Model confidence (mean pLDDT): 82 of 100. Small-subunit ribosomal RNA, 5' domain from an uncultured prokaryote, 511 nucleotides, folded computationally.
[in-house]
Context: one part of a larger RNA
RNA sequence: GAAUGAACGUUGGCGGCGUGGAUUAGGCAUGCAAGACGUGCGCGGAAAGGCUCCUUCGGGAGUACUCGAGCGGCGAAAGGGAGAGUAACGCGUGGGUUACCUACCCCCGGGAUCAGGAUAGCGGCGGGAAACUGCGGGUAAUACCGAAUAACGUCUCCGGAUCAAAGGUGAGAUGCCGCCGGGGGAUGAGUCCGCGUCCUAUUAGCUUGUUGGUGAGGUAACGGCUCACCAAGGCUUCAAUGGGUAGCGGGCGUGAGAGCGUGGCCCGUCACACUGGGACUGAGACACUGCCCAGACACCUACGGGUGGCUGCAGUCGAGAAUCUUCUACAAUGGGCGCAAGCCUGAUAGAGCGACGCCGCGUGCGGGAUGAAGGCCCUCGGGUUGUAAACCGCUGUCAGAGGGGAGGAAAUCUACCGGGCCCACUCGGUAGUUGACCUAUCCUCAGAGGAAGGGCGGGGGCUAAGUUCGUGCCAGCAGCCGCGGUAAUACGAACCGCCCAAACGUUAUUC
Numbered sequence: 001g002a003a004u005g006a007a008c009g010u011u012g013g014c015g016g017c018g019u020g021g022a023u024u025a026g027g028c029a030u031g032c033a034a035g036a037c038g039u040g041c042g043c044g045g046a047a048a049g050g051c052u053c054c055u056u057c058g059g060g061a062g063u064a065c066u067c068g069a070g071c072g073g074c075g076a077a078a079g080g081g082a083g084a085g086u087a088a089c090g091c092g093u094g095g096g097u098u099a100c101c102u103a104c105c106c107c108c109g110g111g112a113u114c115a116g117g118a119u120a121g122c123g124g125c126g127g128g129a130a131a132c133u134g135c136g137g138g139u140a141a142u143a144c145c146g147a148a149u150a151a152c153g154u155c156u157c158c159g160g161a162u163c164a165a166a167g168g169u170g171a172g173a174u175g176c177c178g179c180c181g182g183g184g185g186a187u188g189a190g191u192c193c194g195c196g197u198c199c200u201a202u203u204a205g206c207u208u209g210u211u212g213g214u215g216a217g218g219u220a221a222c223g224g225c226u227c228a229c230c231a232a233g234g235c236u237u238c239a240a241u242g243g244g245u246a247g248c249g250g251g252c253g254u255g256a257g258a259g260c261g262u263g264g265c266c267c268g269u270c271a272c273a274c275u276g277g278g279a280c281u282g283a284g285a286c287a288c289u290g291c292c293c294a295g296a297c298a299c300c301u302a303c304g305g306g307u308g309g310c311u312g313c314a315g316u317c318g319a320g321a322a323u324c325u326u327c328u329a330c331a332a333u334g335g336g337c338g339c340a341a342g343c344c345u346g347a348u349a350g351a352g353c354g355a356c357g358c359c360g361c362g363u364g365c366g367g368g369a370u371g372a373a374g375g376c377c378c379u380c381g382g383g384u385u386g387u388a389a390a391c392c393g394c395u396g397u398c399a400g401a402g403g404g405g406a407g408g409a410a411a412u413c414u415a416c417c418g419g420g421c422c423c424a425c426u427c428g429g430u431a432g433u434u435g436a437c438c439u440a441u442c443c444u445c446a447g448a449g450g451a452a453g454g455g456c457g458g459g460g461g462c463u464a465a466g467u468u469c470g471u472g473c474c475a476g477c478a479g480c481c482g483c484g485g486u487a488a489u490a491c492g493a494a495c496c497g498c499c500c501a502a503a504c505g506u507u508a509u510u511c
Stems, first nucleotide, its partner, number of pairs: 001511004006507005013361006019354002026317003030314003035074001037072001040071002043068002050063005081272001083270001090197008101188001105185004110180002113147002116144001122137001124135004153162003167177002198244003205235003210232008247269004251262004274295005297308004325351001327350003333347001334345004364394004374385004398450001400445005407438002413432008455500001457498001459496001460481003466495005476483002
């Protein structure tokens, strides 16, 4: 000098874009953060309103919509957080997989026949303080199951054996939405290998599933991955083993570069989800807001027993030098479900707070000497502050008040028109429909007014800028050299001047 997720001191006008719990991976009140589908299914309730039927005119029945839980399919493995662990095929880079999987999506060519029994919801009887739960009755399906069919699938001793399905909407289905088996693609994963990846030898030996083989089990898949048996191997001064520290990379800071330091925000990846362990479901998890067990902690209890997990968004306590709102909206982008309308989305888009950072703008412009007053210095003549002010003329940035206003909006859906085998599908056109928040820009109003030479630091040398007074090795200053013991340009104050400027200094850290 440059830099920072900074903090502290003094000061502080506006805006844009960023950025903000680095410490206790410490504990958490409260709300929200993952649902959606009635075009898969059977029910139940219903105040008012709609439609149909009946009516003794009181009403009753049915139906659509709406609401409720349940069965079922899909999603919940994404998105979001934090870096504890990890020195490792974890990451980076380059390869292998004839040793593998892949829901939804796309393409190709096939199939969807016949039949059956349950179960929740529901109603009945119970248990329990609650959480919840038991028995028996009956009901549906795109839930479950049997038979058939069976190849370019799988197995094969090549003879053969074996494996599937579901319907919905609608007046009407080869045309729409789905279902089953096969092949290919795309995407996403798994796994293996070469090379690279901090400090320590005041850590020199380490290892028994250890190293290899045979066989078996297991996995989507190779493999001591696991097991039985057999052999006695395997690693290491080219640093094994142990100890310490640490997520890794793209990048970022600095530097002429080589290098050194670093990994916050953003992107990729790994690992974690109160602590430890385990599996279930599933295409995918050993699963942040799923399950089971154990533990610590906290809460409820009728003392028998239960409930919970903010390293999601806000917020709170604690510790700390230190780090924000218990905000708005799904309008846009993206995601889940759905034929769709749509619903959900603390992802996201925005707003709020903080000079935390970078950048931009303003705090006026022109004239104005009797060089006013006041201050400071003085050789008492004067000098300086200083065109600075006053005063005169002018302008209207920003902020303030009022008004207009482009854009962020494309779609979807509805209606009409036209094209595609007139069609429920699809393409194009016209009209209508959608903004949480931000606002470019323009006009009007007032007035130098609201906004630092009135702020900060510094004025011995390095280093730009000096005089007076006070103090008297005291009080104090200080980055280094060093100042202060009676004339201090170095301490404190005043005036003046210097640097920077909405900031200026200090501290910490890196180059």

The full RNA is in RNAcentral, with records from ENA.